The part of an RNA shown here (large-subunit ribosomal RNA, domain VI) has 272 nucleotides and comes from an Ignavibacteria bacterium. Model confidence (mean pLDDT): 88 of 100. NCBI's taxonomy places the organism under Bacteria, Pseudomonadati, Ignavibacteriota, Ignavibacteria.
Context: one part of a larger RNA
C1' cells in the first nucleotide's frame, strides 16, 4: 500500500499441507481341496509393535528462589540461635510449570473414475474373438470422504453490526441549495503508554487498564517433617510435653491495600 466511505465481528472456500502401515491369535474350519501329508479363499472377533497428534488426572523424571537433616571453615561480641562459601558443600524429600519411559486418540467404512487383469453382448471376417459401436467388474495408486491452513483468491468473496460535520475560495443558482478546489476538529473503531500471562528472543497473540491485570493480604490445596523459645528426665549426647507444629516458589479462590493514574495519538463524511 491494495481489496473504490471509514471499522468490528462471523464466515465460504480457490488452493495447498497433513493423514492412508503391518503383525499375530482365535474363529469359521481341521471345513473346501486333497490318497495322504498337509491344508485354505471369504467373512466374523480380539490383542499388538512401530508411527503420528493431543495431554498431565494417575506412574515416574527434573523442579540451583521450598522443607529438613548434616560436614568443615568463617561471621553476627559469647551460649542459644542464624548467616556466607565450599559442585544446589552434601544427604534425604518435593508444589507449579515442563516432560516420556506415562495416558488417551489416529489409521477404518464408504463414493467415484481407473490400471493390470476378468468379463457381457458382437461385428469386420455367416465361424470365432472382452472391441472395432455398445455395456460391467477390477488396486494401499488417482478425485473425494478425515483433519489442518487459507480471500494479496489483485478474480482480493460472503453475511452481520456500528459511524457519518464545521469552516474558506471559485462558478452557477429557482435563494437555498449543488458541482469544484481547500481546510480543520471528530465519529464508529484504533493505537501509544501502563499491568500483565494461556503469549512471548524482539515484534506479534492474548487477558486487563477502576477493575481481580499483576503484587500484596486471608483462606484453602499441597510440600516437608514436628520450629524457636521454655518446661521436665539425664552428668551429658539426648530424649519427651507444649506441637499433624513452624516455615513454605510458581497452584485454587476471596479482598481495591499497592500499581494499571494521567495523557496523546491517528481515524471518514454517504462513499470514482
Nucleotide at each position: 500500500c491494495g481489496c473504490a466511505a471509514g471499522a468490528u465481528a462471523a464466515u465460504u472456500g480457490a488452493g495447498a499441507g497433513g493423514g492412508g502401515u503391518c503383525g499375530c491369535u482365535c474363529u469359521u474350519a481341521g471345513u473346501a481341496c486333497g490318497a495322504g501329508a498337509g491344508g485354505a479363499c471369504c467373512g466374523g472377533a480380539g490383542c499388538g509393535a512401530a508411527c503420528g497428534g493431543a495431554u498431565c488426572a494417575a506412574u515416574g523424571g527434573u523442579g540451583u528462589a521450598u522443607c529438613a537433616g548434616u560436614u568443615g571453615u568463617c561471621a553476627c561480641g559469647c551460649c542459644a540461635g542464624u548467616g556466607g562459601c565450599a559442585c544446589c558443600g552434601c544427604u534425604g524429600a518435593g508444589u507449579a510449570g515442563c516432560u516420556a519411559u506415562a495416558u488417551c486418540c489416529g489409521g477404518u467404512u464408504g463414493a467415484g473414475a481407473u490400471a493390470a487383469g476378468c468379463g457381457c453382448u458382437g461385428a469386420a471376417a455367416g465361424c470365432a474373438u472382452c472391441u472395432a459401436a455398445g455395456c460391467g467388474c477390477g488396486a494401499a495408486a488417482c478425485u473425494c470422504g478425515c483433519c489442518u491452513c487459507a480471500a494479496g483468491a489483485u478474480u482480493a468473496g460472503u453475511u452481520a453490526u456500528c459511524u457519518c460535520u464545521c469552516c474558506c475560495c471559485c462558478g452557477a443558482u429557482u435563494c437555498u441549495u449543488c458541482g469544484g478546489g481547500g481546510g480543520a476538529a471528530u465519529a464508529a473503531g484504533a493505537c501509544u503508554c501502563c499491568a500483565g500471562a494461556g503469549a512471548g528472543a524482539u515484534g506479534a497473540u492474548c487477558u486487563g487498564g477502576u477493575a481481580a491485570u499483576a503484587g500484596g493480604c486471608u483462606g484453602c490445596a499441597g510440600g516437608u517433617a514436628u520450629a524457636a523459645g521454655c518446661a521436665u528426665a539425664g552428668u551429658a549426647a539426648u530424649a519427651u510435653g507444649u506441637u499433624c507444629a513452624g516455615c513454605c516458589g510458581a497452584g485454587c479462590a476471596g479482598u481495591a491495600c499497592u500499581a494499571a493514574u494521567a495523557a496523546g495519538u491517528c481515524g471518514a463524511a454517504a462513499g470514482a

Source information
The RNAcentral record of the full RNA draws on ENA.